[in-house]
């Protein structure tokens, strides 16, 4: 250096949930709080899902229904980029 994460340390992140806030919503932040997490750091480029406001579109003219990412998720996969720490 490829590579790996069994022990071990040091030090990180935080699910569900509640509050508070913003958002049409999915969902994001801020606290509390931990179920996990070696990339659960960043990055929406491909896929996957979520969500349907605008906008089409229907006909029972409406707080209805279908259809849509240009809203979202890296805590779903991949692919890109950066990194502790031990082993090697």
């Nucleotide at each position: 250096a490829a590579u790996u994460g069994a022990a071990a340390a040091a030090g990180g992140c935080a699910a569900a949930u509640u509050u508070g806030u913003c958002g049409a919503a999915a969902g994001g932040c801020a606290a509390a709080g931990a179920c996990g997490c070696a990339a659960a750091g960043c990055u929406a480029u491909g896929g996957g899902c979520c969500u349907a406001a605008a906008c089409g579109g229907u006909u029972a003219u409406a707080u209805a229904c279908c259809g849509c990412a240009u809203g979202g998720u890296u805590g779903c996969c991949a692919g890109g980029u950066u990194g502790c720490c031990a082993g090697g």
Molecule: c-di-GMP-I riboswitch aptamer
Organism: Clostridium fungisolvens